[in-house]
Context: one part of a larger RNA
Molecule: small-subunit ribosomal RNA, 5' domain
Organism: Pinus lambertiana
RNA sequence: GGAAGAACGCUGGCAGCACGCUUAGCACAUGCAAGUCAGAUGGGAAGUGGUGUUUCUAGUGGUGGAAGGGUGAGUAACGCAUAAGAACCUACCCUUUAGAGGGGAACAACAACUGGAAAUGGCUACUAAUACCCCAUUGGCUGAGGAGAAAAAGGAGGAAUCUGCCCAAGGAGGGGCUCGUGUCUAAUUAGUCAGUUCGUGAGGCAAUGGCUUACCAAGGCAACGAUUAGUAGCUGGUCCGAGAGGAUGAUCAGCCACACUAGGACUGAGAAAUGACCCAGGCUCCUAUGGGAGACAGUAGUGGGGAAUUUUCCGCAAUGGGUGAAAGCUUGAAGGAGCAAUUAUGCAUGAAGGCAGAAGGACCAUGAGUGAUGAAAUUAUUUUCUCGGAGAAGAAAAAUGAUAGUAUCUGAGGAAUAAGAAUUGGCUAACUCUGUGCUAGCAGCCGCGGUAAUAUAGAGGAUGCAAGAAUUAUCU
Repeated sequence: GGAAGAACGCUGGCAGCACGCUUAGCACAUGCAAGUCAGAUGGGAAGUGGUGUUUCUAGUGGUGGAAGGGUGAGUAACGCAUAAGAACCUACCCUUUAGAGGGGAACAACAACUGGAAAUGGCUACUAAUACCCCAUUGGCUGAGGAGAAAAAGGAGGAAUCUGCCCAAGGAGGGGCUCGUGUCUAAUUAGUCAGUUCGUGAGGCAAUGGCUUACCAAGGCAACGAUUAGUAGCUGGUCCGAGAGGAUGAUCAGCCACACUAGGACUGAGAAAUGACCCAGGCUCCUAUGGGAGACAGUAGUGGGGAAUUUUCCGCAAUGGGUGAAAGCUUGAAGGAGCAAUUAUGCAUGAAGGCAGAAGGACCAUGAGUGAUGAAAUUAUUUUCUCGGAGAAGAAAAAUGAUAGUAUCUGAGGAAUAAGAAUUGGCUAACUCUGUGCUAGCAGCCGCGGUAAUAUAGAGGAUGCAAGAAUUAUCU
């Protein structure tokens, strides 16, 4: 000199963009953040004089809650990066092939009775289905053969037809696994490992494998740093630098890990599952003391910690996700607005004019000196500003705009609404006076202050920057 997720005191006009708990992964009041389908299904309710149509809905059932969103505690590891590989899985989507015949038994809801303060149950009887089960069967699979195993569901419509279902093959996208290389510090950490290293049999898995187990062998790693200890999410990138290299990993994007702490399985195509379940623990709350409820590292917001970081906002209009045949519904994702000079950028705070060089000020001691390339008067203008009027695009046939009465256009008004902070001994651009008198104080380094201090404090002037300017901590 440059940089930044900065902070602090002083000051502060506007605009669009970006960014905003780096600390306690500390504790959280309240609202919202994951629903949807009545064209799978039996009920209930509303409405109607009744039928039909319609609407709403607890339950069974389907699908989605494994995505999206957050955080970086752990992890020095096939975690990540890069380059390869073989023994695998894949709901929804695409392509292709074949199919859906016959039957059955239940369980919720509803109803009766009943336990409990509540959370939430128990028992009896009934009932539907794209829920569950059985028989049959095609294609196909394994096997030398004998033989073994094994599917299906309907719905809407007057119909055409549309959609859903089952078996199989391929694809796409996604995921699991293996491996070469790279990936911080310490030797004042030198030996370490016992399913440890290999093999055989068996089990298990979607799949390979000590993944697990029985037996056998005695190996495996290590000064090319094993093991141990400390620290740390990794990368694309970001900052500095001519480069070499050093530092870093906020925002955005990819991967990983985590969801009060520790462990576990269930369901499912997929989880060892942030707003699911079970057990244990800590904490908080309710309680009739018998027992229950909870988890903001989602979005706002609160307390606390801290030098320090925002609104308990708007609407689903757009994009995307879920679901549905669709209309739609839902979405704190996302789109927007609000707050903060937090960053970088752009614009303004005026222009002309005024030599008869204005006034106070300060210096000096009498000058056409400084202030002053100026103030006032005068002239015109309106970026901004104030008050009115019109008013978007973003929305592919129609309809639909949170943003927003915003951007923008236009009328009126009037220089009107807008400059500071630091420095001024040398480094380093910028000097005098007064006070003080090794005091008070300054200071990045050298140093200054002892009665004429350009170095302290004040005043006037000046200098470099400028809506900022200094300082502090950090990197280069």